[in-house]
Molecule: SAM riboswitch aptamer (S box leader)
Organism: Bacteroidales bacterium
Formats: sequence, C1' cells, structure tokens
RNA sequence: GAUUUAUAAAGAAGAGCGAAGAGACUAGGCUCAAUGAAACUCUGGCAACCUGCCCAAGGGAAAGGUGCCAAUACCUAGAUUCGGCAAAAAGAGCCGAAUGAUUAUAAAUG
Repeated sequence: GAUUUAUAAAGAAGAGCGAAGAGACUAGGCUCAAUGAAACUCUGGCAACCUGCCCAAGGGAAAGGUGCCAAUACCUAGAUUCGGCAAAAAGAGCCGAAUGAUUAUAAAUG
C1' cells in the first nucleotide's frame, strides 16, 4: 500500500526546538499563526480499538501495543437516488432528505 469491520457532535496541553505557513486532497468559506503556527522531541493528559488483569451478566481498571489532545472529519460541495421550487417532457440550476465516495484511526486477513 490492498480488502473487510468498527468508530469519527464527547474527552484531553505545557516546555524545548523550529521557522512561515497550517487546518488530508480540489473549489469556496471560515479559523489558527511573528503575542511564533505546522513539523519534530520531551513531559503530562484523554480515550478504551487490541493484548493482559479484576470481577465476570455487564462493567471496572489503565500495565503493554496503538491512537488522540483548536474549531463535528472546522463547514459546504466534489457521487447517486428521491422529494420540492415546477409548469407537458428533457437538460442545467437551487433547496431538503437518504445512501455512498473520500480521509483518519483501530482491529483482522492475505
């Protein structure tokens, strides 16, 4: 990297280092950022997916493996279907709903 399943409105920040961009990609917004962002390191914390532990119905706990610690995956669209605007039909458009797709993380498989 591929496939499958589950989760994604809760929760959890300080220091060092760093340098101008960051919030996955594209478009549009919005936000964070020289009062120093992002990345990286350390410490601390959150959560409870896997293993282990206690009880064993369901839970507890947090030792180990991960993960995470601005904003709902920051918001909307990126696809289809249905409904409405809406009229004879079709197409484009806008609005709403459902389901997908994409992304991230975990576990499993090959």